[in-house]
Context: one part of a larger RNA
RNA sequence: GAAUGAACGUUGGCGGCGUGGAUUAGGCAUGCAAGUCGUACGAGAAUCGUAGCAAUACGAGGAAAGUGGCGAAAGGGAGAGGAUUACGUGGGAAUCUACCCUCAGACCUGGGAUAGCGGCGGGAAACUGCCGGUAAUACCAGAUAACGUCUUUGGACCAAAGGUGUGAUUCCGUCUGGGGAUGAGCCCACGUCCUAUUAGCUUGUUGGUGGGGUAAUGGCCUACCAAGGCAAUGAUGGGUAGCGGGUGUGAGAGCACGACCCGCCUCACUGGGACUGAGAUACUGCCCAGACACCUACGGGUGGCUGCAGUCGAGAAUCUUCGGCAAUGGGCGAAAGCCUGACCGAGCGACGCCGCGUGCGGGAUUGAAGGCCUUCGGGUUGUAAACCGCUGUCGUAGGGGAGCAAGAGAAGAGGGUUCUCCCUCUAAUUUGAGCGAUCCUAGGAGGAAGGACGGGCUAAGUUCGUGCCAGCAGCCGCGGUAAGACGAACCGUCCGAACGUUAUUC
Numbered sequence: 001g002a003a004u005g006a007a008c009g010u011u012g013g014c015g016g017c018g019u020g021g022a023u024u025a026g027g028c029a030u031g032c033a034a035g036u037c038g039u040a041c042g043a044g045a046a047u048c049g050u051a052g053c054a055a056u057a058c059g060a061g062g063a064a065a066g067u068g069g070c071g072a073a074a075g076g077g078a079g080a081g082g083a084u085u086a087c088g089u090g091g092g093a094a095u096c097u098a099c100c101c102u103c104a105g106a107c108c109u110g111g112g113a114u115a116g117c118g119g120c121g122g123g124a125a126a127c128u129g130c131c132g133g134u135a136a137u138a139c140c141a142g143a144u145a146a147c148g149u150c151u152u153u154g155g156a157c158c159a160a161a162g163g164u165g166u167g168a169u170u171c172c173g174u175c176u177g178g179g180g181a182u183g184a185g186c187c188c189a190c191g192u193c194c195u196a197u198u199a200g201c202u203u204g205u206u207g208g209u210g211g212g213g214u215a216a217u218g219g220c221c222u223a224c225c226a227a228g229g230c231a232a233u234g235a236u237g238g239g240u241a242g243c244g245g246g247u248g249u250g251a252g253a254g255c256a257c258g259a260c261c262c263g264c265c266u267c268a269c270u271g272g273g274a275c276u277g278a279g280a281u282a283c284u285g286c287c288c289a290g291a292c293a294c295c296u297a298c299g300g301g302u303g304g305c306u307g308c309a310g311u312c313g314a315g316a317a318u319c320u321u322c323g324g325c326a327a328u329g330g331g332c333g334a335a336a337g338c339c340u341g342a343c344c345g346a347g348c349g350a351c352g353c354c355g356c357g358u359g360c361g362g363g364a365u366u367g368a369a370g371g372c373c374u375u376c377g378g379g380u381u382g383u384a385a386a387c388c389g390c391u392g393u394c395g396u397a398g399g400g401g402a403g404c405a406a407g408a409g410a411a412g413a414g415g416g417u418u419c420u421c422c423c424u425c426u427a428a429u430u431u432g433a434g435c436g437a438u439c440c441u442a443g444g445a446g447g448a449a450g451g452a453c454g455g456g457c458u459a460a461g462u463u464c465g466u467g468c469c470a471g472c473a474g475c476c477g478c479g480g481u482a483a484g485a486c487g488a489a490c491c492g493u494c495c496g497a498a499c500g501u502u503a504u505u506c
């Protein structure tokens, strides 16, 4: 000098874009953060209509719950652990992949349950028992079976579901197989901090054979056999640490770092375990143990903010218990749509960078007053003020407003290969949380300047006070009676909505 996720002191007008729990991976009240589908299924409340004197029946309607499907493994957070199963670059073969695209083929015949529901209970609650009965794209059996799987090449084995609709090979789905795309698992080489005041380490250890297991290779596991494998080119141990793209600095080489954003990894109160599933060893799923906290009728239960806000604690220190799904993206759905603390916005903080303003012109044959200094003549503050003329940025008050909006869509017309499907055109109607370019009106210089420094380094000095005191200080050093170094005043220098200090890196 440059830099920072900074903090502290003094000061503080506006805007844009960014950014903000770095410490206790400490504990958490409260609300929200993952649902959706009635075009899979049964049953169906309120309400309305029709019939009836009424009970009630039928029709419309569709709430809450349940079965079932898909999603919940994404998105969001954090960096504890891990020096290697990670990460980065480049290769590889023994693999899987829901939804999506594409090609080929199939969708036949039956069955038994169960929740919801009704009845009867238990419990303070959480929740739960027995009996009866019901549906499905839930479950099961049979048939069919190749270009699939296994194979001793003879053969053996394996599937399915319907819905909407007047009407389905053609729409939405279901099943089997091939290919693609995407995602993931596995193997290898090289690179990846400090420490020798850590020198030897290893028995599933190193390799082979048979077997098991996995989607898949493999000591991954197991039985037997052999005795190997690693190491001063640093094994093993100890310490520290998420890795990379990148960031800071520097002419570069390098050194230091890894906030925000992107990719990968790992974690989810602590430890362990599997289940479901295409995918998890699953942040807001399950089971067990533990610590902690809460409820209790003392029998027993409940919980997990390293999601968004917020709270306590510790700390030098880090924000609102805000608005909206309008946009982008995601989940479900045929769609309308619903959900979305992802996201988009607003709020707070000079935390950073950038821009603008705090006026402009004139004004001295009196350089006003006041302040400070003085050799008492004067000098300086200083065109500075006053005074005259002007402007209207920003701000204040009021008003208008492009754009961020693309879509969605009743209805109609035409075309494509019978169609409910697809494409094109017209089009009633309709979607902004918030921001807001820019314009108009009002008024008036009005509302908007400080901080550090002035001995040398280093730009900028005089007077008074103090008297090795009080104090200053980055280094050298100042202060013991005329201190340009302390304190104050005046004056000056630098930067300016900031200026200094501290910490850290180069």
Base pairs, nucleotide, nucleotide: 001506002505003504004503006502007501008500009499010498013356014355015354016353017352018351019349020348026312027311028310030309031308032307035070036069037068040067041066047060048059049058050057051056077267078266079265087191088190089189090188091187092186095184096183100180101179102178103177104176105175106174108142109141110140111139117132118131119130120129121128122127148157149156150155162172163171193239194238195237200230201229202228205227206226207225208224209223210222211221212220242264243263244262245261246257247256248255249254269290270289271288272287273286292303293302294301295300320346322345323344324343328342329340330339331338332337359390360389361388362387370381371380372379373378394447396442397441398440399439400438403435404434407430408429411426412425413424414423415422416421450495451494452493453492454491455476456475457474461490462489463488464487465486471478472477